The part of an RNA shown here (large-subunit ribosomal RNA, domain II) has 678 nucleotides and comes from an Aquificota bacterium. The coordinates come from a structure-prediction model, not an experiment, and the mean pLDDT is 87.
[in-house]
Context: one part of a larger RNA
């Protein structure tokens, strides 16, 4: 791991609804007794038949009350005792699970620490006090040397330990192996007998250790503690089918009520859709000298500020600040003189739909999520969090697209067909269907990811200048005089500033556009001639492209190949493919209607609620099989919409089906489920 057995709503009481039965103004008997059983006695007690007060009590009434007032509860409906089901309550109550608490034993053969009484430490090393001698010394001290052998003394074996590192880590092993290293005469080490016990004990104190268990052993009992928590709960097929909200809660991953399911009875269009009238209202959107409050320029202005006159009183002056107040302009969830759509209330019509509401069993749910519209927080961040939408999906929806993808897009799968139509998507190979048609954009593999910005990419369309009296660009030639303009500078000669910017020759030339000198010079350019010979410039809008545009295994920002007057973008058209949608033909339930024949209409599905049924064990009653071969195994045909069923064959070798009724230790795949087997 996988097979086979096992393996979870069970009994009893009360209690209440539903269903079937008896009796019915009644219904019923408990305990016990009697009987062989069947039964039979047994009225004691409950229910019901009357109800109001807290009671006295009183009574179709009664309480409250001064009440013939007024209000509360009753006065009208039939119970009641079994059987069955549903659901509660008390009990282990659907099984299985703690950590734990209490109690009573049983442990110091492991370990702690204590008593007794033994045993054990190779060798080597320093070399303490003391004591001998000799020196010294008033006499001690003190020196030296020799002896001496002290030490939780020093190396290091046995033994005692367990630093560091390695291996092991389904081990050799529930703590070992190798190699390091600690202590080794001592608060050493150790044999063996004895002792302390769990509200203890023992602890050179780690809450260590008390038999591989310790922050309070270990084994039985109370005990099926309790577990708002996590697993898991066995046969089928029908009809419906939620919910992740509100209040409350020592609440918050639990619970109650309510809502939202479902089932039965009952009222009988009360419901929904769409019109019509009539209403309630302050949103969205405007507004704003309509009111609050905010705000952009201005004006005017009360009050201050600076400045200034004056000895003060005051008085001028301000390009400063500035309330009110005018005038421009704008902003508000908590402004409002306006103000919709949609909803929402009411009353009516009609036509479709098939709801709607009461009472009564019985649920589940209360962790939701995405997407789309209106908001709140948040950063007009989030696959981000709060609300609101009789919006939608997933949850509980399979099927087709979106490459692949619960919530997106089409569409709701009753069961068959090798039969047709279509949606969304699509139609050149992958991979079903146009390399369809018409006209135009795109050149960027844009398409096939982006922003503020930038830009003679290209297509359109508008408006303006210039141009055959030749425009744009080129190219060639002029491009002067007064004059070095006048200041200013060392100088300033078109070009370093500052002011003026005229007059002359002309085709045409600036009191000068850039470069350049120390200043001039020199190049240029304005401008005008010649060459040449048709368009040239600005600005606007608008389609579709460029740039902006790094990221980490590997192309990787179209699913791929691959595509360019397209297989890319826009507009138009025609065909076609394409799902479990729809249609066709057959089938099979379910509900409505119908005398019936039939006809409509519906049949996804968690949680759940309702109904019909299929196997297993036993028990009665009938009724059959079986050694000419029973259950049971295996195996094949078969029938049945499922659970099943039913036959044949082979294997077993002795008991069994089959109707109707009962009763239930009644269906296995999941529980890190038990148990055996492999």
């Nucleotide at each position: 791991g996988c097979c086979a057995g096992g393996g979870a709503g069970u009994u009893g009481u009360c209690c209440u609804c539903a269903g079937u039965g008896g009796c019915g103004a009644g219904g019923u008997u408990a305990a016990g007794c009697c009987g062989u059983a069947a039964g039979g006695c047994g009225a004691a007690g409950c229910c019901g038949u009357a109800g109001c007060g807290a009671a006295a009590g009183c009574g179709a009434g009664u309480c409250c009350g001064a009440a013939a007032a007024g209000g509360g509860c009753g006065u009208u409906c039939a119970g009641u005792c079994a059987c069955u089901g549903g659901g509660g309550g008390c009990a282990g109550a659907c099984g299985c699970g703690a950590a734990g608490c209490g109690g009573a034993a049983c442990g110091a053969u492991c370990u702690a620490c204590c008593c007794a009484u033994g045993c054990c430490c190779a060798g080597g090393g320093u070399g303490a006090a003391g004591g001998g001698u000799g020196g010294g010394u008033a006499a001690c001290a003190c020196c030296a040397u020799c002896u001496g052998g002290a030490g939780g003394c020093c190396c290091g074996a046995a033994c005692g330990g367990g630093u560091c590192g390695g291996u092991g880590c389904u081990g050799c092993a529930a703590a070992a192996c190798c190699g390091u290293c600690c202590g080794a005469u001592g608060a050493g080490g150790u044999g063996u007998g004895g002792g302390u016990a769990g509200c203890g004990g023992u602890g050179a104190a780690a809450a260590g250790c008390c038999a591989a268990u310790c922050g309070c052993g270990u084994u039985c009992c109370g005990u099926g503690a309790u577990a708002g928590c996590u697993c898991g709960u066995u046969c089928u097929c029908u009809c419906c089918g939620a919910a992740a909200u509100a209040g409350g809660u020592c609440g918050a991953c639990g619970c109650c009520u309510a809502g939202c399911g479902u089932c039965a009875u009952c009222u009988g269009u009360u419901c929904c859709u769409u019109c019509u009238u009539g209403g309630a209202g302050g949103u969205a959107g405007a507004g704003c000298c309509a009111c609050u409050g905010g705000u952009u320029g201005g004006g005017c202005u009360a009050g201050g500020g600076c400045c200034u006159c004056g000895a003060a009183a005051g008085g001028g002056g301000u390009a400063c600040c500035g309330a009110a107040c005018c005038c421009u302009g704008c902003c508000a969830a908590a402004c409002u003189c306006c103000g919709a759509a949609u909803g929402c209330c009411a009353a009516g019509a009609a036509a479709g739909g098939u709801a709607a509401g009461a009472u009564g069993g019985c649920a589940g749910u209360c962790a939701g999520u995405c997407c789309c519209c209106g908001g709140g927080g948040g950063a007009u961040a989030a696959g981000c969090u709060c609300c609101g939408g009789a919006g939608g999906a997933c949850a509980a929806g399979a099927g087709g697209g979106a490459a692949a993808c619960a919530g997106c897009c089409c569409a709701g799968a009753u069961c068959g067909u090798c039969a047709g139509c279509u949606a969304a998507g699509g139609c050149c190979c992958c991979a079903a269907a146009a390399u369809c048609c018409a006209g135009g954009c795109u050149a960027a593999g844009u398409g096939g990811g982006a922003a503020a910005g930038g830009a003679u990419g290209u297509a359109u369309g508008g408006c303006u200048g210039c141009u055959a009296a030749g425009a744009c660009a080129g190219c060639u030639g002029g491009g002067a005089g007064g004059u070095u303009g006048g200041c200013u500078u060392a100088g300033a000669g078109g070009c370093a500033g500052c002011c003026a910017u005229c007059c002359u020759u002309u085709a045409a030339a600036c009191a000068g556009u850039g470069c350049g000198u120390a200043a001039c010079a020199g190049c240029u350019g304005a401008c005008c001639g010649g060459c040449c010979g048709a368009g040239c410039g600005g600005c606007c809008a608008c389609g579709c492209g460029c740039c902006g545009a790094a990221a980490a295994u590997u192309u990787a920002g179209c699913g791929g190949g691959g595509c360019u007057c397209a297989a890319g973008c826009c507009u138009g058209g025609u065909g076609c493919c394409g799902a479990a949608g729809c249609u066709a033909c057959g089938g099979g339930c379910u509900u409505g209607c119908g005398u019936a024949a039939g006809c409509a209409a519906g049949c996804g599905g968690u949680a759940g609620g309702a109904g019909a049924g299929c196997g297993u064990u036993c028990u009665c009653u009938g009724u059959g099989g079986g050694c000419a071969g029973a259950a049971g195994u295996c195996u094949a045909a078969c029938c049945g919409u499922a659970a099943g069923g039913u036959u044949g064959g082979a294997u077993g070798g002795a008991c069994u089906g089959c109707a109707g009724a009962g009763a239930a230790g009644u269906g296995a795949g999941a529980a890190u489920c038990c148990u055996g087997g492999c």
Rfam family: Bacterial large subunit ribosomal RNA.